[in-house]
RNA sequence: CAGGUAGACCGGGUGGUCGCCCCGGUAUGGCCGGGGAGGAAAGUCCGGGCUCCACCGGGCAGGAUGCUGGGUAACACCCAGGAGGGGAAACCCUACGGAAAGUGCAACAGAAACAUACCGCUUCUUCUAAUUGAAGAAGCAAGGGUGAAAUGGUGAGGUAAGAGCUCACCAGCAGCCGGGAGACCGGUUGGCUGGGCAAACCCCAUCCGGAGCAAGGCUAAAUAGGGGGACAUCAAGGGCGCCCGGCCCGUCCCCGGGUCAGCCGCUCGACCCAGGCGGCAACGCCUGGGCUAGAUAGAUGACCACCGGCUCUCCCCCUGCCGGGAGAGUUACAGAACCCGGCUUACAGGUCUGCCUGGUUU
Numbered sequence: 001c002a003g004g005u006a007g008a009c010c011g012g013g014u015g016g017u018c019g020c021c022c023c024g025g026u027a028u029g030g031c032c033g034g035g036g037a038g039g040a041a042a043g044u045c046c047g048g049g050c051u052c053c054a055c056c057g058g059g060c061a062g063g064a065u066g067c068u069g070g071g072u073a074a075c076a077c078c079c080a081g082g083a084g085g086g087g088a089a090a091c092c093c094u095a096c097g098g099a100a101a102g103u104g105c106a107a108c109a110g111a112a113a114c115a116u117a118c119c120g121c122u123u124c125u126u127c128u129a130a131u132u133g134a135a136g137a138a139g140c141a142a143g144g145g146u147g148a149a150a151u152g153g154u155g156a157g158g159u160a161a162g163a164g165c166u167c168a169c170c171a172g173c174a175g176c177c178g179g180g181a182g183a184c185c186g187g188u189u190g191g192c193u194g195g196g197c198a199a200a201c202c203c204c205a206u207c208c209g210g211a212g213c214a215a216g217g218c219u220a221a222a223u224a225g226g227g228g229g230a231c232a233u234c235a236a237g238g239g240c241g242c243c244c245g246g247c248c249c250g251u252c253c254c255c256g257g258g259u260c261a262g263c264c265g266c267u268c269g270a271c272c273c274a275g276g277c278g279g280c281a282a283c284g285c286c287u288g289g290g291c292u293a294g295a296u297a298g299a300u301g302a303c304c305a306c307c308g309g310c311u312c313u314c315c316c317c318c319u320g321c322c323g324g325g326a327g328a329g330u331u332a333c334a335g336a337a338c339c340c341g342g343c344u345u346a347c348a349g350g351u352c353u354g355c356c357u358g359g360u361u362u
Stems, first nucleotide, its partner, number of pairs: 001358010012307007020036007038333001042344002045342005050212004062208005067081005082096001083094004097203002102201002104197002118144002120140008152170006173190007216264004226255006237249004271290008308331009
C1' cells in the first nucleotide's frame, strides 16, 4: 500500500428573521433569562421496575427455555469456555438435553426406509454326454443397482460362498484411571455392537398468577340525577349571563356515587461523567462531580446567507489515484408519550483502532 476480518464512534457547523412547548423572574401584558429528541425515539419481539386485582400451600392445563460456568433486578440478553461445522488465516456459524419409554414420519426411486433380497455369489439334488444349460431346495449379504440415507469403515485372515466369523487400526458404546469447578479432554481395558428425524407428538429438567399509565388516585360543572331531614301550603320567590317575551321549578340544609373537564402519577433514575480498586471478561464496589424534554391530539420547526462533507464533469500543474480551481447534484434513516435492560430491523456520508494474508521499501 492492497484485500480481508473484528470492534468503537460521529451523523452537519455558525449567524440572522419569524414561530412552537416547558420552567423561572417581573406582575397579568407583554417582555427578559434558561432548557427542548435518537442511535435507533422504530418494530412492540423478550425481560424487569411501578400500579391495581386475585392469592394458605400445591397441582392440572397452557406457554417459554434447553452444552458448561459466570454476570444481572430479570431475560430468549451479555461474558468466558467446551463440542461440532466453515475458512489458508484473522475470524465466523450452531434450538447444542433425550431416538434400546412409547407413538409417528421419510416425496421420487428402490426388492426393502425396517427385518428386506431385484441383479448376483455358493453348495446340494434331478434332467442332460458334459465341470454346459435348465428346474428345485438351502446358505450368503461380499460385489452391482436405487436413494439424501441401505444397519460400522479400511486392510488381512478365514470360508463352499460369505459375514465382527477372527485379527490390526480408526469411529462408536460401556467400565476403570488421570486432568478440569464443569461442559469435556487424555490414557487404558472390554465385548464386539442393528440407522435418520424431537423448529413431529412425546419424555426429562428449570422458569412463569392476571391485566396494564386508557395502570391507578384526587378534585368535581349542570334546566343531569339518587337518598335523608327540617319548613311551608298557593301567593310570593327562584332559575335559564343582562333587558323584553317565552319556558321551567315547592324552599332550605346534609350525604354519598359519578359524566364533561382539570390535577397528580410524570420524570432523580438498576441515571450520566471522571478517577481508583477487584475480575481474563461480562460486571461489581468505592470516591468526587452533574441534573439532561415532559407535550396530551400531542412542542422540539420553517426560510435565508456563509462555511463544511461526499459524488460526477471540466480546467491547471511534467505524470499521477496527490494538490489547486470552476460548475452541477447530493447531505440519510427516522421522530419521545410511565420508565429502564436487551434483541431485531432501517440508515446519505464519514472517522478511528486491533488482528490476518499478500506485495514493496529500509
Predicted 3D model of a 362-nucleotide RNA (Bacterial RNase P class A) from a Dehalococcoidales bacterium.
Model confidence (mean pLDDT): 78 of 100.
The organism belongs to Dehalococcoidales, within Bacteria.